[in-house]
Molecule: transfer RNA
Organism: Oligoflexia bacterium
């Protein structure tokens, strides 16, 4: 230098045009003599950035940035 993959909640990751989700973690309640475990609930997101397409973009297209890998 060229090519590919990845970027979504505190962490690990789903979701691939039509309301942003799960598990774990946090917080509250129940249960217990108490703790752990368990059950129920609550909160937490500019979906990496900029632009384009579209009635509508986390999702499609272009360009960046970052991480990982391959080729030279």
């Nucleotide at each position: 230098g060229c090519c590919g993959c990845u970027g979504u909640a505190g962490c690990u990751c789903a979701g691939g045009g039509g309301u942003a989700g799960a598990g774990c973690a946090a917080c509250g309640c129940a249960u217990u003599c108490g703790u752990a475990a368990u059950g129920c609930g609550u909160a937490g997101g500019u979906c990496c950035c900029c632009g384009g397409u579209u009635c509508a973009a986390a999702u499609c297209c272009g360009g960046g940035c970052a991480g990982c890998g391959g080729c030279u």